[in-house]
RNA sequence: GCGCCUGUAGCCUAACGGAUAAGGCGGUGGCCUCCGGAGCCGCAGAUAGGGGUUCGAUUCCCCUCAGGCGUACCA
Repeated sequence: GCGCCUGUAGCCUAACGGAUAAGGCGGUGGCCUCCGGAGCCGCAGAUAGGGGUUCGAUUCCCCUCAGGCGUACCA
């Protein structure tokens, strides 16, 4: 350089092209408790960036960026 795959919260994982993006861990507040790191009830936090198709895009297409795998060249 070329080809393929991946990109959703601090981490992990969902969401047939269809309403306000769901869950777990973690964080945080409260309750409970002799105590809390256990249990219970809340709260905050995400679609890598841009464009396109569509009535409607996390999903499909293109470009860019980042990561991974393979491959070629470097006399």
Molecule: transfer RNA
Organism: uncultured Caldisericota bacterium